[in-house]
RNA sequence: AGAGUUUGAUCCUGGCUCAGGAUGAACUUUGGCGGCGUGCAUAACACAUUCAAGUCGAACGGAGUUAAUUGGAAGCUUGCUUCUGAUUAACUUAGUGGCGGACGGGUGAGUAACGCGUGAGCAACCUGCCUGUUAGAGGGGAAUAACGUCUGGAAACGGACGCUAAUACCGCAUAACGCAUUGAGGCCGCAUGGUAUUAAUGCCAAAGAUUUAUCGCUAACAGAUGGGCUCGCGUCCGAUUAGGUAGUUGGUGAGGUAACGGCCCACCAAGCCGACGAUCGGUAGCCGGACUGAGAGGUUGAACGGCCACAUUGGAACUGAGAAACGGUCCAGACUCCUACGGGAGGCAGCAGUGGGGAAUAUUGGGCAAUGGGCGCAAGCCUGACCCAGCGACGCCGCGUGAGGGAAGACGGUCUUCGGAUUGUAAACCUCUUUCAGCAGGGAAGACAAAAGGACGGUACCUGCAGAAGAAGCCACGGCUAACUACGUGCCAGCAGCCGCGGUAAUACGUAGGUGGCAAGCGUUAUCCGGAAUUACUGGGUGUAAAGGGAGCGUAGACGGCAUUGCAAGUCCGGAGUGAAAGCCCACGGCCCAACCGUGGGACUGCUCUGGAAACUGUAGAGCUGGAGUGCGGGAGGGGCAGGCGGAAUUCCUAGUGUAGCGGUGAAAUGCGUAGAUAUUAGGAGGAACACCGGCGGCGAAGGCGGCCUGCUGGACCGUAACUGACGUUGAGGCUCGAAAGCGUGGGGAGCAAACAGGAUUAGAUACCCUGGUAGUCCACGCCGUAAACGAUGAUUACUAGGUGUCGCGGUACGAAGUACUGCGGUGCCGGCGCAAACGCAAUAAGUAAUCCACCUGGGGAGUACGUUCGCAAGAAUGAAACUCAAAGGAAUUGACGGGGACCCGCACAAGCGGUGGAGCAUGUGGUUUAAUUCGAAGCAACGCGAAGAACCUUACCUGGCCUUGACAUCCUCCCGGAUGCAGGGUAAUGCCUGCAGCCCUUCGGGGCGGGAGAGACAGGUGGUGCAUGGUUGUCGUCAGCUCGUGUCGUGAGAUGUUGGGUUAAGUCCCGCAACGAGCGCAACCCCUGCCGUCAGUAGCCAGCAGGUAAAGCUGGGCACUCUGAUGGGACAGCCUGGGAUAACCAGGAGGAAGGCGGGGAUGACGUCAAAUCAUCAUGCCCCUUAUGGCCAGGGCUACACACGUGCUACAAUGGCGCAAACAGAGGGAAGCGACGCAGCGAUGCCAAGCAAAGCCCAAAAACAGCGCCUCAGUUCGGAUUGCAGCCUGCAACUCGGCUGCAUGAAGCCGGAAUCGCUAGUAAUCGCGAAUCAGAAUGUCGCGGUGAAUACGUUCCCGGGUCUUGUACUCACCGCCCGUCA
Repeated sequence: AGAGUUUGAUCCUGGCUCAGGAUGAACUUUGGCGGCGUGCAUAACACAUUCAAGUCGAACGGAGUUAAUUGGAAGCUUGCUUCUGAUUAACUUAGUGGCGGACGGGUGAGUAACGCGUGAGCAACCUGCCUGUUAGAGGGGAAUAACGUCUGGAAACGGACGCUAAUACCGCAUAACGCAUUGAGGCCGCAUGGUAUUAAUGCCAAAGAUUUAUCGCUAACAGAUGGGCUCGCGUCCGAUUAGGUAGUUGGUGAGGUAACGGCCCACCAAGCCGACGAUCGGUAGCCGGACUGAGAGGUUGAACGGCCACAUUGGAACUGAGAAACGGUCCAGACUCCUACGGGAGGCAGCAGUGGGGAAUAUUGGGCAAUGGGCGCAAGCCUGACCCAGCGACGCCGCGUGAGGGAAGACGGUCUUCGGAUUGUAAACCUCUUUCAGCAGGGAAGACAAAAGGACGGUACCUGCAGAAGAAGCCACGGCUAACUACGUGCCAGCAGCCGCGGUAAUACGUAGGUGGCAAGCGUUAUCCGGAAUUACUGGGUGUAAAGGGAGCGUAGACGGCAUUGCAAGUCCGGAGUGAAAGCCCACGGCCCAACCGUGGGACUGCUCUGGAAACUGUAGAGCUGGAGUGCGGGAGGGGCAGGCGGAAUUCCUAGUGUAGCGGUGAAAUGCGUAGAUAUUAGGAGGAACACCGGCGGCGAAGGCGGCCUGCUGGACCGUAACUGACGUUGAGGCUCGAAAGCGUGGGGAGCAAACAGGAUUAGAUACCCUGGUAGUCCACGCCGUAAACGAUGAUUACUAGGUGUCGCGGUACGAAGUACUGCGGUGCCGGCGCAAACGCAAUAAGUAAUCCACCUGGGGAGUACGUUCGCAAGAAUGAAACUCAAAGGAAUUGACGGGGACCCGCACAAGCGGUGGAGCAUGUGGUUUAAUUCGAAGCAACGCGAAGAACCUUACCUGGCCUUGACAUCCUCCCGGAUGCAGGGUAAUGCCUGCAGCCCUUCGGGGCGGGAGAGACAGGUGGUGCAUGGUUGUCGUCAGCUCGUGUCGUGAGAUGUUGGGUUAAGUCCCGCAACGAGCGCAACCCCUGCCGUCAGUAGCCAGCAGGUAAAGCUGGGCACUCUGAUGGGACAGCCUGGGAUAACCAGGAGGAAGGCGGGGAUGACGUCAAAUCAUCAUGCCCCUUAUGGCCAGGGCUACACACGUGCUACAAUGGCGCAAACAGAGGGAAGCGACGCAGCGAUGCCAAGCAAAGCCCAAAAACAGCGCCUCAGUUCGGAUUGCAGCCUGCAACUCGGCUGCAUGAAGCCGGAAUCGCUAGUAAUCGCGAAUCAGAAUGUCGCGGUGAAUACGUUCCCGGGUCUUGUACUCACCGCCCGUCA
């Protein structure tokens, strides 16, 4: 000293929470010792029992005991005993008497008060014991307890009579420097008055005891101590408590008191207190101090100390120096106890202790040895004050639980990538020590002037002994906050101070290991301060975050111009008193140290008195003119009020013209109209509002004010400088004004128009739209008192760069007009400094300062409830709490989104061509079915998809049978060489059983290889999780974007660059620019294709030469051409014209095979979709292990009411069929392609050549073109379905293949809503090939042939890009969010 938490991120505002310290604490858990402290905070609840205040015989009379002396009596043992007197002595003490029980001890109920604190005052007072001084104590009297007798009562307690003493009580004497009254004059005081002196009159004392030392007694004065009273200042919350008060305030007189006083009383007056908060309500003992804090503050008042109050509750007095008395009295109340029922007793908030209450707080201990107190001459007695001990980790402080060595880094535990790591020098083991505890011995100080005398205590302390011996826990480990792994659990159980963890890989739950922290404690809970500048005095704010009153006038108050004189209240300086002690700070010292304690100093920031200063504030006096106001002269203005006038328009009425509609809307309808509307003309009625001018122009304090004229009236401005002389500013309460709506009474009512009615719209439409329409809107008077009453910005004053408009009034210059400059007042815009979280404000401040007022303190609850005031009502003003959340919010940023805007693109639309959707079939999917119909894919981007090909196999599914170290890999032991092949039996098949043949190398030990048997490690899994993953893929999208470095701007997120002007297919390029560069993308580089050249020339070709055939590149030969395939060229806006900015580039043209990217392909940026795939593969974790693994047979994946997607074939004449006959490209071929020939109607078969291919074969290209038939029909269209007969592949075509022939000949005559593809060699149409494959394409991937139409254009639909704007969205509009119901 800060941190976490609002957001995708940022800055700010703002609350919540945490880290610190503290406690009279409590609870959980654990617990060795000692020192010093501390311990009913709750029921001021009730209390059994003991103790806590007595003492004095040196005040007194008695009584008792003992002893002595001395009498009497009796007994007798003649000197003893007993009894009884007197005297003396010692001791004890019930009573009288004295002193003390008013201290000490407890508690905090009451008290908001002179109660407390602090400082003063008493000229208005008292003070026992104590100290000092002066003086005195003479002489009498009358009683009364005790006691005795009698007597009442259960008791407590008495009663009557009689006796007696005193330091008990009462007169008398003496008496002042005393007190009271009166007089005199001196001095002093703020006043009443005080004081010294003096005179007179009146009044008041006493006690003795004794050991002769002394202690007491009386009066007076003084001191000291302790009290009483008064005053200044300070002392909690509430105004949803605003008025309170009759002894109340004052006076006079009397009373009372120690004393002042309405303290009490009589009379008189009507005062007194209060917004500077009276009264009332709530709460509370106050302080020194304590805790916290940097401080200022905040909180608190246990222990220790001071004061106060109280003593079961309430009241009262007595005694006394002192009490309205804790352990005194009386009365009343409640409660408890005793009782003979008549009556009595009691008061733990003293120490212990009990019950109760409570989360919770101790022993019915020892001692008066010390300190202190009471009494006493003293000895001494008393003392639950006090000193000690006991109990409690309740707190603070100290100590210990061992120290050194010790690596095989042991065992065990935990984790592990299985290698190891860690626990960990930790342990074991070796050496050493013995604090504390234990045992034994010794043994204090505290105690004084001599002796004696110690509860604590045989304690502290010292010495010895033995042995590491008896002694460690608690919390935490996601971030804040130091400390991490494993397992279990699976939004469960649980955690949590805040944020938040937990839904199968949890460092956040539980356990374990490890680690961190503290330590005889550790955590939790509660409370206080801090952090919190989050109530802001120090030290905050109010345009948009919470917060400026709707506006003005003005009271109290606060603040106030220039110069001068005095005073000294504030202020400053000096001195004095006080600020108790303890505590705090510093120094030193004492207990081994510390805690603790002692001594000294400082501080106690305060209050009071006093001496001085006079700048500032204040105050008083006398001035000034600059602030403010007045006068005078001007003009501007929708300022206000009242009266009058005017025209346009709407509506209505009357009359005319006129005819079928009008009106209204997105479109309509309701409505009006043939009874004549709308339209139009003329006349009239009535109400309301004032077009144009008109303007960020004017006026007003705000609300607000608009035709014209008149009257009355307020304010501002300019000029002038005659007058006043600070008269000013602000303004709590108060008063006034205050839009619209609303209310009351009475008018008025044209238009408009809540409510209402109807028509539409709609799923509905209590709305938006339309037709009507009442309050109201208007006037007069009276209420209401609120608005986003906003500039969301209180009023006033001063100062602080500019620029540019506009309104009003001036000045100067130029002769005027006008222009330029300039002054004052208003009203706008832009902008610098400065300010601000930013946005922004910026002389009209949100800047810099000053004064005053108002208001704010997280969101919701709520401007609600209650109370009060106002109002006719509606309602307004004032204005909470419970409860609940961790946010709510402001500004700005990046995105995304918008039925926002601008620009641009795409077969996106449009323009076209052809389809799908209807039929039949094929295929995939859903659904259903099933033993199983294996699994996956799901909008685009699943659905002829994985699958480039399910009869068995595939195959993962189902049924049944079988195997268990396994079909497959590695390792170990034993056996065999019988490995392996062939054959047979059996079975649905594998498994199973049987027979026969039958390894290699060798150093001869064995080895390799293989098989069998066995044990276990393990194999195996198309089991789960694509939301644990890698890899791969789809998609936006071949869209033009996505970023970085440095710099710059911004507090920051971020921005800039990448935006802008052009241009492009393109972030393509050019220009501009606080940017300059760069990267991934674009383009290019690569491949195919289109033209040409060069090289090469067989299996390709044949122009020329020769040969040759029925024909033929057939042969020689050649490589010119075609072609093949290697390598080059070619195209670049290069040239011309025009446009553009002279650029990029665009348009046209030339040349060219090709022209503006020539066409096509490959190539897919940063990222998005937790997109797809654990069933291609790989892989973490989980799961199965005689099975979820493995083998086999059969079945299924091919099911079928139905729904959808993708296709094929058609519906025909641009066609179908027949005949004859042309032209490709790209491919494939050895378990292959298979010619020719022959057979078959055909599928195909037989034979078989050639070809590992520019060679041979597949191979026929088809559409097309020619000729012919068909003539619009369910047909010579269409071919489904079905029957029969065959062919082929294959172990095998039943479930379930393909093909052929003959026969059969279904639906279908161009397809609803809707929807798809395509912009040129494209669509459409025609055939060919290939992969997979034994066989099985209408699918897929390729190939060529024929070969179109259309695009005006970008308004609209979809998707995308850039800029901009709004946003309460950011999981991003499939968002967020409101209400109702469950």